[in-house]
RNA sequence: AUCGAGAGAGGCUGAGGGAACCGGCCCUGAGACGCCUCGGCAACCUGCCCCGUGGGCAAGGUGCCAAGCCCGGCCGGGCCGAGAGGCCCGGGAGGAU
Numbered sequence: 001a002u003c004g005a006g007a008g009a010g011g012c013u014g015a016g017g018g019a020a021c022c023g024g025c026c027c028u029g030a031g032a033c034g035c036c037u038c039g040g041c042a043a044c045c046u047g048c049c050c051c052g053u054g055g056g057c058a059a060g061g062u063g064c065c066a067a068g069c070c071c072g073g074c075c076g077g078g079c080c081g082a083g084a085g086g087c088c089c090g091g092g093a094g095g096a097u
Stems, first nucleotide, its partner, number of pairs: 001097003008038005016027003021073004039065003044061002046058005069094001074091007
């Protein structure tokens, strides 16, 4: 700095998994998660070019390939509700690259 986009097949394994706690929701013996191979996405680093504080090309090193970082938790605002509470918006915290 970005996190509403994008990108899956095969093999091995065998019970949990979606970072952690709580709550929800979801994936999963029609084989998840993980590992390996191949493939792909993207363009952070890198290289080149144009030339300017930006754009283009390549894809060597990373990263990624269920769901918005799966959603909420904390703060502020708005709306609904008698209340409990619910919904929406913005921010924060934590996290990932």
The RNA shown here (SAM riboswitch aptamer (S box leader)) has 97 nucleotides and comes from a soil metagenome. The coordinates come from a structure-prediction model, not an experiment, and the mean pLDDT is 84. The RNAcentral record of the sequence draws on MGnify.